Description
The RNA shown here (c-di-GMP-I riboswitch aptamer) has 75 nucleotides and comes from a Planctomycetota bacterium. Its Rfam family is "c-di-GMP-I riboswitch aptamer". From the family's description: GEMM was predicted in a large-scale screen for bacterial structured RNA regulatory elements. Genes associated with GEMM are involved in a diverse array of functions, including chemotaxis regulation, signal transduction, secretion and chitin. Model confidence (mean pLDDT): 89 of 100.
């Protein structure tokens, strides 16, 4: 460096639900809470799905794919 995720270790993230806040809304965010996740880190590029004031408008990366960065160490 490439592939991989069986193992080691340190950790990380945080579903549903509840409460506060923002938004017309999908949803986001903060706190609690853990269903799970080897990228469940980031990017809206393609597809899908969702929302509305229906547009050259928004949301979703924990839907699929792709791009990109990273821990450990097996080959």
């Nucleotide at each position: 460096u490439c592939u991989c995720g069986c193992u080691c270790a340190a950790g990380g993230c945080a579903a549903a639900c509840c409460g506060g806040c923002u938004g017309c809304g999908a949803a986001g965010u903060c706190g609690g809470g853990g269903c799970g996740c080897a990228a469940a880190g980031c990017c809206a590029u393609g597809g899908g799905u969702c929302u509305c004031u229906a547009g050259u408008a928004g949301a979703u990366c924990g839907c699929c794919a792709g791009g990109u960065u990273g821990c450990c160490g097996a080959g």
Of the family's consensus pairs, 94% are formed in the model.